[in-house]
Molecule: transfer RNA
Organism: Candidatus Portnoybacteria bacterium CG_4_9_14_3_um_filter_43_11
RNA sequence: GGGUGCGUAGCUCAAUGGCAGAGCAUUCGGCUUAUAUCCGAACGGUUGGGGGUUCGACUCCCUCCGCACCCA
Numbered sequence: 001g002g003g004u005g006c007g008u009a010g011c012u013c014a015a016u017g018g019c020a021g022a023g024c025a026u027u028c029g030g031c032u033u034a035u036a037u038c039c040g041a042a043c044g045g046u047u048g049g050g051g052g053u054u055c056g057a058c059u060c061c062c063u064c065c066g067c068a069c070c071c072a
Base pairs, nucleotide, nucleotide: 001071002070003069004068005067006066007065010024011023012022013021018055026042027041028040029039030038048064049063050062051061052060
């Protein structure tokens, strides 16, 4: 220099173009004599940045940034 893939909650990951979710973590409550386990709830997101297509974009297109891999 060329190519491919990835970027979503504090962490690990889901989400056919049609309400952004789960587990873990954190906080609170229940249960227990108490703790742990277990059960329930809450909190937590400008979906890497910008632009475009569309009635509607995490999803499709362009560009930039970061990471990984392949070729030279």